[in-house]
The RNA shown here (transfer RNA) has 73 nucleotides and comes from a soil metagenome. The coordinates come from a structure-prediction model, not an experiment, and the mean pLDDT is 81. Its Rfam family is "tRNA". Rfam classes the family as a transfer RNA.
């Protein structure tokens, strides 16, 4: 420069051929326990990278752009 994934909760990572986003660890908070640990039960946590367009309605399609990985030169 030029082709190609990825970009979601504190982390690792789902989900959608458009209709108000979940799981696991972790946090916290209760139960058990003299106590801790573990075990169980629950709660909160995310304008789904950033900007535009398309739609009634975009995490989801379309362009730019940024970050990071990778491939070729």
């Nucleotide at each position: 420069c030029u082709c190609g994934a990825u970009a979601u909760a504190g982390c690792u990572c789902a989900a959608c051929g458009g209709g108000u986003a979940g799981a696991g660890c972790a946090a916290c908070a209760g139960a058990c326990u003299c106590g801790u640990a573990a075990u169980c039960u629950g709660u909160g946590g995310g304008u789904c990278g950033c900007g535009g367009g398309u739609u009634c309605g975009a995490u989801u399609c379309c362009c730019g752009c940024u970050a990071u990985c990778g491939a070729a030169u």